Context: one part of a larger RNA
RNA sequence: GCCUGCGAGUUUGUGUUGUGUUGCGAGGUUAACCCGUGUGGGGGAGCCGUAGCGAAAGCGAGUCCUAACUGGGCGUUUGAGUAGCAUGAUCAAGACCCGAAGCGGAGUGAUCUAUCCAUGGGCAGGUUGAAGCGUCGGUAAGACGACGUGGAGGACCGAACCCACCUAGGUUGAAAACUGGGGGGAUGACCUGUGGAUAGGGGUGAAAGGCCAAUCAAACUCCGUGAUAGCUGGUUCUCCCCGAAAUGCAUUUAGGUGCAGCGUUGUGUGUUUCUUGCUCCAGGUAGAGCACUGGAUAGCCGAUGGGCCCGACCAGGUUACUGACGUUAGCCAAACUCCGAAUGGGAGUAAGUGAGAGCGCAGCAGUGAGACUGCGGGGGAUAAGCUCCGUAGUCGAGAGGGAAACAGCCCAGACCAUCAGCUAAGGUCCCCAAGCGAUGACUAAGUGGAAAAGGAUGUGGAGUCGCACAGACAACCAGGAGGUUGGCUUAGAAGCAGCCACCCUUGAAAGAGUGCGUAAUAGCUCACUGGUCAAGUGAUUCCGCGCCGACAAUGUAGCGGGGCUCAAGUUAUCCACCGAAGCUAUGGCAUUCAUGCAACAACCCGGCCCGAGGUUCGCCUCGGGUCCAGGUGCGUGGAUGGGUAGGGGAGCGUCGUAUGGCGAGCGAAGCGGCGGUGUGAACCAGCCGUGGACGCCAUACGAGUGAGAAUGCAGGC
Numbered sequence: 001g002c003c004u005g006c007g008a009g010u011u012u013g014u015g016u017u018g019u020g021u022u023g024c025g026a027g028g029u030u031a032a033c034c035c036g037u038g039u040g041g042g043g044g045a046g047c048c049g050u051a052g053c054g055a056a057a058g059c060g061a062g063u064c065c066u067a068a069c070u071g072g073g074c075g076u077u078u079g080a081g082u083a084g085c086a087u088g089a090u091c092a093a094g095a096c097c098c099g100a101a102g103c104g105g106a107g108u109g110a111u112c113u114a115u116c117c118a119u120g121g122g123c124a125g126g127u128u129g130a131a132g133c134g135u136c137g138g139u140a141a142g143a144c145g146a147c148g149u150g151g152a153g154g155a156c157c158g159a160a161c162c163c164a165c166c167u168a169g170g171u172u173g174a175a176a177a178c179u180g181g182g183g184g185g186a187u188g189a190c191c192u193g194u195g196g197a198u199a200g201g202g203g204u205g206a207a208a209g210g211c212c213a214a215u216c217a218a219a220c221u222c223c224g225u226g227a228u229a230g231c232u233g234g235u236u237c238u239c240c241c242c243g244a245a246a247u248g249c250a251u252u253u254a255g256g257u258g259c260a261g262c263g264u265u266g267u268g269u270g271u272u273u274c275u276u277g278c279u280c281c282a283g284g285u286a287g288a289g290c291a292c293u294g295g296a297u298a299g300c301c302g303a304u305g306g307g308c309c310c311g312a313c314c315a316g317g318u319u320a321c322u323g324a325c326g327u328u329a330g331c332c333a334a335a336c337u338c339c340g341a342a343u344g345g346g347a348g349u350a351a352g353u354g355a356g357a358g359c360g361c362a363g364c365a366g367u368g369a370g371a372c373u374g375c376g377g378g379g380g381a382u383a384a385g386c387u388c389c390g391u392a393g394u395c396g397a398g399a400g401g402g403a404a405a406c407a408g409c410c411c412a413g414a415c416c417a418u419c420a421g422c423u424a425a426g427g428u429c430c431c432c433a434a435g436c437g438a439u440g441a442c443u444a445a446g447u448g449g450a451a452a453a454g455g456a457u458g459u460g461g462a463g464u465c466g467c468a469c470a471g472a473c474a475a476c477c478a479g480g481a482g483g484u485u486g487g488c489u490u491a492g493a494a495g496c497a498g499c500c501a502c503c504c505u506u507g508a509a510a511g512a513g514u515g516c517g518u519a520a521u522a523g524c525u526c527a528c529u530g531g532u533c534a535a536g537u538g539a540u541u542c543c544g545c546g547c548c549g550a551c552a553a554u555g556u557a558g559c560g561g562g563g564c565u566c567a568a569g570u571u572a573u574c575c576a577c578c579g580a581a582g583c584u585a586u587g588g589c590a591u592u593c594a595u596g597c598a599a600c601a602a603c604c605c606g607g608c609c610c611g612a613g614g615u616u617c618g619c620c621u622c623g624g625g626u627c628c629a630g631g632u633g634c635g636u637g638g639a640u641g642g643g644u645a646g647g648g649g650a651g652c653g654u655c656g657u658a659u660g661g662c663g664a665g666c667g668a669a670g671c672g673g674c675g676g677u678g679u680g681a682a683c684c685a686g687c688c689g690u691g692g693a694c695g696c697c698a699u700a701c702g703a704g705u706g707a708g709a710a711u712g713c714a715g716g717c
Base pairs, nucleotide, nucleotide: 001717002716003715004714005713006712011093012092013091015090016089017088018087019086020085021084022083023082024081027048028047029046033042034041035040052059053058062074063073064072065071096234097233099231103224104223105222106221107220108219114198115197116196117195118194119193120192121191122190123188125157126156127155128153132149133148134147135146136145137144161185162184163183165182166181167180168179169178200216202212203211204210237651238650239649240648241647242646247260248259249258250257251256261367262366263364264363265362266361267360268359269358272357274352275351276350277349278348279347280346281345287339288337289336293333294332295331297329298328299327300326305321306319307318308317309316370395371394372393373392374391375390376389377388378387379386400411401410402409415588416587417586418585420584421583422582426578427577428576429562430561431560435575437574438573439572440571441570442569448564454548455547458545459544460543461542462541463540464539465538466537467536475532476531477530478529479528481505482504483503486500487499488498511526515524516523589641590640591639592638593637594636595635596634597633606627607626608625609624610623611622612621613620614619652706654703655702656701657700658699659698660697661696662695663694670690671689672688673687674686675684676683677682
């Protein structure tokens, strides 16, 4: 990992509260227990209901508050309960299942290891040579020195023994800590055998929170114990109907919970809902404005203040300073408004719609992490696949078609079937269904098929303003002069470093000079003019499409690819076609509403009437007729049938019990296979094989009742 089996909403309580159903009904019902064995009889204590109010005494259709209510609260007048059974939920219990780390109690452990105690054992060989002592020297005596002797030391080297520093291997190992090669200690705080002591908030510790039996920041075993887990995981058959939320308030609250909101089921109400038109109403947003509050620009006016002059004081003059108020023009504002929409909202009315609309009550929930997109905003940087609100949509819980691929974008909401049709978005050269469709234009950049400020005789269109056959623009030929080297400055300044001025003359025209140049001149050139030539030539504005700006990491790689240029690109107009689970067509299933039949036939129950019998005169039994309501069946018509959490409904299958009915050695169950049926869980009108003794159907009941997931459990492979 696979296969097989096991594996999770259960049980108790005459608890609480709904729903369904049954009995009785202003009543309902017994419990313990007794007699007893018939699921019989007794037992009325108790409980619930029929009356409430008050804390209570208590009073009572009222009562309480109060001294007392013209008052107020809760009640009455509107009455249905109760006891079983089933079922939904809830409460108390382990309470759907598995899962802690832990806490407490009682015990078991020092055969591992830590320390200690008692008693034993072990340490090849080699080296060094302390004290002391002796002799000699030395001294007044010493001290001291030398040579011997001696054999000290947590002394030295190094086996056994003990340790574990480095490195390599090993790492599903030979081994749950080892092996190889080196390394440290090796007479000591040494190593070691045996026996003993210390025990869990305790021991022991040359101290690392180390060690206390492969377990240690509190051992192990059992018990409390199914501790608790607002947390994670898992939770087993089918079909049908509806179908959410990710919000508000509160929370030792933020991944939990309570109430509300939104879902569902039942019941009641019966259009109250929704949409549109009309009428009326509230409002201060967008916009706009400057009348207020503030901000802020320029001009005019010019008070006040300052400077200067004048001045004994009072005054006066002046001012390129300041600049209130006023005025003119132009602005800004979420916390400005003289104004002021659209949309949205409320009420009334009319019409439409009448749909799983609205509203009330009751049972049961889930949700309370939301996401993106468009629009209106706050925060941020007018950043974020950012964050927080409002509003709409989609996803969530939504499949299908398009966007190459792509929850949130565009189209469109999947009951089933069909080798039928029409469309939406988007497309129609090939991949790839359908036009290399039509007409006119644009683009040359593969722009299309990423991007800005900015730049440019790209190109098409529409204007405006110049010059031009009295000859423009460009090109070519010629001129471009004189006063004068203007004055100043300067070493120099001559058109051309700089400053000032920028005149006059000749003339067709020519600047006291446009640029290059020189040390300064010179030189070249331009403006300007004439000629040659012969028709357009310049400037500027707006619009369409292009160009540059344009740099990244595997490999083209910013059309999905091929490929595309009077397009297969762009733009305008037009006609076809393709294209979805949309719509239509045909057939079928289900749900729901309406209506009809059945139909007065059947069944159940109730009311009324008649007849017969019985009678304790209350009524009971049987038969017939009639009426109302409900269920089952068959048609017709309308609508509906995506779906997570979740609510509701109907079923299938397994095991067993009871009753009734069947099958079976002429072969039960089980197993293997064929054939068939049902919308499905599943089943058998049937058949074959195997097997060898029980099994099935109907109805009712009861569950240890359905497996793919839980790092599930056990076994097998």

Predicted 3D model of a 717-nucleotide part of an RNA (large-subunit ribosomal RNA, domain II) from Nitrospira sp.
RNAcentral holds the full RNA, with entries from ENA.
Rfam family: Bacterial large subunit ribosomal RNA.
The prediction has a mean pLDDT of 83.